RNA sequence: AUUGAACGCUGGCGGCAGGCUUAACACAUGCAAGUCGAACGGUAACAGGACAGAGCUUGCUUUCUUGCUGACGAGUGGCGGACGGGUGAGUAAUGCUUGACAAUCUGGCUUAUGGAGGAGGAUAACGACAGGAAACUGUCGCUAAUACCGCGUAUUAUCGGAAGAUGAAAGUGCGGGACUGAGAGGCCGCAUGCCAUAGGAUGAGCCCAACUGGGAUUAGGUAGUUGGUGGGGUAAAUGCCUACCAAGCCUGCGAUCUCUAGCUGGUCUGAGAGGAUGACCAGCCACACUGGAACUGAAACGCGGCCCAGACUCCUACCGGAGGCAACACUGCAGAAUAUUGCCCACUGGGGGGAACCCUGACCCAACCAUGCCGCGUGAAUGAAGAAAGCCUUCGCUUCGGAAAGUUCUUUCCGGAUUGAGGAAAGUAGAUGUGGUAAUAGCACAUCUAAUUGACGGUCAGUACCUAAGAAGCACCGGCUAACUCCGUGCCAGCCACCGCGCUAAUACAGACGGAGCUAACGUUCAUCGGAAUAACUGGUCGUAAAGGGCACGCACGCAGGUAUUCUAGUGAGGUGUGAAAGCCCCGGGCUUAACCUUUUAAUUGCAUUUCAGACUGGGUAACUAGAGUACUUUAGGGAGGGGUAGAAUUCCACGUGUAGCGGUGAAAUGCGUAGAGAUGUGGAGGAAUACCGAAGGCGAAGGCAACCCCUUGGGAAUGUACUGACGCUCAUGUGCGAAAGCGUGGGGAGCAAACAGGAUUAGAUACCCUGGUAGUCCACGCUGUAAACGCUGACGAUUUGGGGGUUGGGGUUUAACUCUGGCGCCCGUAGCUAACGUGAUAAAUCGACCGCCUGGGGAGUACGGCCGCCAGGUUAAAACUCAAAUGAAUUGACGGGGGCCCGCCCCAGCGGUGGAGCAUGUGGUUUAAUUCGAUGCAACGCGAAGAACCUUACCUACUCUUGACGUCCUUAGAAGAGCUCAGAGAUGAGCUCGUGCCUUCGGGAACCUAGAGACCGGUGGUGCAUGGCUGUCGUCAGCUCGUGUUGUGAAAAGUUGGGUUAAGUCCCGCAACGAGCGCCACCCUUAUCCUUUGUUGCCGGCGACUUGGUCGGGCACUCAAAGGAGACUGCCAGUGAUAAACCGGAGGAAGGCGGGGAUGACGUCAAGUCAUCAUGCCCCUUACGAGUAGGGCUACACACGUGCUACAAUGGCGUAUACAGAGGGCAGCGAAGCUGCGAGGUGGAGCGAAUCUCAUAAAGCCCGUCUCAGUCCGGAUUGGAGUCUGCAACUCGACUCCAUGAAGUCGGAAUCGCUAGUAAUCGCGAAUCGGAAUGUCGCGGUGAAUACGUUCCCGGGCCU
Repeated sequence: AUUGAACGCUGGCGGCAGGCUUAACACAUGCAAGUCGAACGGUAACAGGACAGAGCUUGCUUUCUUGCUGACGAGUGGCGGACGGGUGAGUAAUGCUUGACAAUCUGGCUUAUGGAGGAGGAUAACGACAGGAAACUGUCGCUAAUACCGCGUAUUAUCGGAAGAUGAAAGUGCGGGACUGAGAGGCCGCAUGCCAUAGGAUGAGCCCAACUGGGAUUAGGUAGUUGGUGGGGUAAAUGCCUACCAAGCCUGCGAUCUCUAGCUGGUCUGAGAGGAUGACCAGCCACACUGGAACUGAAACGCGGCCCAGACUCCUACCGGAGGCAACACUGCAGAAUAUUGCCCACUGGGGGGAACCCUGACCCAACCAUGCCGCGUGAAUGAAGAAAGCCUUCGCUUCGGAAAGUUCUUUCCGGAUUGAGGAAAGUAGAUGUGGUAAUAGCACAUCUAAUUGACGGUCAGUACCUAAGAAGCACCGGCUAACUCCGUGCCAGCCACCGCGCUAAUACAGACGGAGCUAACGUUCAUCGGAAUAACUGGUCGUAAAGGGCACGCACGCAGGUAUUCUAGUGAGGUGUGAAAGCCCCGGGCUUAACCUUUUAAUUGCAUUUCAGACUGGGUAACUAGAGUACUUUAGGGAGGGGUAGAAUUCCACGUGUAGCGGUGAAAUGCGUAGAGAUGUGGAGGAAUACCGAAGGCGAAGGCAACCCCUUGGGAAUGUACUGACGCUCAUGUGCGAAAGCGUGGGGAGCAAACAGGAUUAGAUACCCUGGUAGUCCACGCUGUAAACGCUGACGAUUUGGGGGUUGGGGUUUAACUCUGGCGCCCGUAGCUAACGUGAUAAAUCGACCGCCUGGGGAGUACGGCCGCCAGGUUAAAACUCAAAUGAAUUGACGGGGGCCCGCCCCAGCGGUGGAGCAUGUGGUUUAAUUCGAUGCAACGCGAAGAACCUUACCUACUCUUGACGUCCUUAGAAGAGCUCAGAGAUGAGCUCGUGCCUUCGGGAACCUAGAGACCGGUGGUGCAUGGCUGUCGUCAGCUCGUGUUGUGAAAAGUUGGGUUAAGUCCCGCAACGAGCGCCACCCUUAUCCUUUGUUGCCGGCGACUUGGUCGGGCACUCAAAGGAGACUGCCAGUGAUAAACCGGAGGAAGGCGGGGAUGACGUCAAGUCAUCAUGCCCCUUACGAGUAGGGCUACACACGUGCUACAAUGGCGUAUACAGAGGGCAGCGAAGCUGCGAGGUGGAGCGAAUCUCAUAAAGCCCGUCUCAGUCCGGAUUGGAGUCUGCAACUCGACUCCAUGAAGUCGGAAUCGCUAGUAAUCGCGAAUCGGAAUGUCGCGGUGAAUACGUUCCCGGGCCU
């Protein structure tokens, strides 16, 4: 895009079309084929007339007779029932289509010629009788014809060579002047019918060629089969039939068999070529319940005829009968599904008839159905207060919406009313005229007149009326694909053509608002074509995606060198016939338009026939040599078959020497060995394979071929002559060869070795490893016929830039790594090709001819069948079902018990710890009314918490409050506020007393407070996976990117890789790259040296004074303080390196190659952490999940883990004496001296907002003494008692002091952590938090080491691959 559609939802009108695709299933009922009295005998019914009679109302009724008339039941006869209508079962060709064609028939129609004489016997109807339930039938008797049969006649008929023979007929209706007859009539005419013959037209039969589906898992078929002769038969040719004779005929260009199917014009689609289809309309065919047979007839083997058989249905008195809707309606059934038991012969046509007319479910119409196509309508203009409602919202609004309402118009369509076309012309009757005839005649024709004929239907159309009145839906809104938000739901419910959506903020589900699309429809589903170059003629492929046969030979087929000539089959051009109509296309015309209808062209690409041309293909003829082949001359070779010979090695056997192991593995064990192995020596046996040469090497069609010699034999290459003269190429079927394994028969058997056995390994180990070991491997003769049979690349020919090796021939010379020319075999590469990889004269380039093969993955190279095989199996080769992928090449990253390079306290070398003990602290777990919450590998666990007795506090229990503890707004009352009493655990409640302020324009106002109403407050409630911000981590690792240009079809690449170098993507060099950014570095702070400046609260070298203390005068040199400068840059020298970057060493220097330390954290990763710092979306609570109070809990304790402290002691503990810091803090503070207490402390209150005062004695250290290896003079837990301090308060639950007590612990298993120099270790001091409460945290200084060969390994990281 389309449809004979169906389903869902909706539905106003009209026009034109269409309507059982399924059960060729069964059918009640009605109807669909009759007509002719002008063929006939006639008269059952109807009507009329006539004769006779009766009644009377005297012109009516009635009775009887009469075919007399109009007509006509049944019957005889003629014509028609072979058309029209239906259906598609069968049929793959007795069919259809196109084109040809000879051996035929043809009713009715038409043209023409001739005829139509005479005679006869029957029969139905009817009557009588009889049988039967019925259908129907029988016997006897009568009768007619255009029924039937002879006789006569007869041609251009038929037969026959001829002579000759044979063969027809029917009348009827109407009319009539003359003539004739008693009459009927004869006779004549017209019309019609009849017979014979010859034509035409129409229709039909038969034959031929081509074309018209699938299957080879159907390859052979056929005996009337193929042909001939005789005979028969037909309308007609013919094995159509028959007798005899011959053995043919069809078939790979697909016979036969099987499945499916009516064919065509056309229809749908498509750019076309094609593909699909064959409803309606038209042509042909076939069929008529199923099967068979004939009769009649011009035509049938007959839908509404006959006979027989069968199935089914019906009737029956059980003897016997009847029927055939695939005609039109209708019914049942089947089905997703397809209409009225309608009207009329008015039209068009058909049958009969002379005609009127009759018949006609053909046809024309109507009914039903949105089934399709087409047209129209459902209103138009105005209207902003941008109404209300709805929806959304950032709360301002926006949107629906230049919508509705309102106002003003219009009336198509619908409605009822009214007027009222066209489809009607013939025919009949009458009149006139003409023809016709001897003449008449509606006998024929022309004109006129009259009456009449409409199913549809009071329809189309017109007119007035009536009112915006009666008339809009469907699917969609994640992408494809035009159209977005809210709410609900929460991997549920559901959606989806495909991708996919839904797990609490769904533009995807459901609803709503809004939107976009089509519109009396819209959507879904089935089906067809297209897109699909996805079966490729136009127009595909086969190295790796599916696909080259394992290899060769070769018949058929296909294709085939150059020249001359001839033919014209192909080919090209023209003519003629045909290619039905309809349809399609074009110009017009008619319905108001369109659909629709219609006139005329064009087209129908085809087939047949004919004429011309002669290039090319093809056929014939003649000669040619470039393809192909043959002979001669050379030449290389693991080419093949057969025979013979050789040496090395393994194993075995015998003997000698000789002794304890051998063998094997990652390590072992099984195994062999004291019965003598292994080792070694000598001799022997047997089988298999041929080291070195050896190679990118050689040969062969492929498989494949390797010691040496001999015999036989195939093929290749080169050179130059001679010869044949296209002899060629490729090849379905076919034939041969064809590794290894395997099979059969017979040999052989050293080594190796499936199976098998044992030993190991392992969670297991039916394996890998080891010890053994049988088929087999070897030979001969057969079979099998497959391999990653691979170059994953069929064979042949031709054409197309180059370079380098190898091998085998030939030529030249200057004899060489020379050059030219052939064959074979490799490597690299241009153009081109290719999806890319790659290929590239040995093509996967370009061209040609031929063969094979492919068409998504799996099922499956399987099943069934056929063929082959001894078996194993091979070959040929599907389908159901199932999936949305499977696959190729390349790209980026990540990973690897892959590789290369490099780094890091990563390991190593060291020092000290943890893990064991006790305690502290955090976590898990458990417990609990509650033990609030969070953090969970590194990167949670002395973490948030720089400090839980109350508070904090978020948890629990109890008691309370509800506009609230807090914020904004409003109203009311009152200053605010202070004090007191009572109840209560308190919050709170009840009451009393005091108090009257500030500003003012005198109205009131500001702050505070009481009470009240509602908007709201409030939430440490949820979601860190909705978020912001902040942070951790890889990692202070050296990386991460961009612009332009370039490469690639593209993803991407390149730059950023490479060679060096660095701590570093640091720098240098090279390079299709050149630059740039974020990182690195530097800039910043601090520390180490010096200088300048300034000297108080700091300092005191020199001078002075004393109270001997920098205390004072004085000074600013030094220390120090804190401001500013200097200094270090590979700057200098030497070496190495590419002369670079840089590295190594040295000098100088306080400091040397980043001097030490800090701050500084790229792009990103982990949905890492945090909604409980804060902020915040959404959800949730609102007399509670909010707020207040008291008490409790966060401090629990069988247990497990992390981080620490103190120890286990002599490098130590204890005691006396004594020395030296730095950095900090201090007013709700630090707090001196003095006094006091054993002590924690108390008292005291000088000084100090601090370089001035104070915390504040530093400790380890050093000197001396003691302890002497022990659970101790170590260690200090635990517990008892007594106290101090802070604080409202120390019970749960603080720290400290004193006295007493004196636990575990004697250096810590597996494992594991930190550290490279002022570092580890060790020693003390300070600060933050803080009323009190550090073994934690953050800082400060004192003392002050050991070790690093190195980068193999473990861990982490970076770069390349």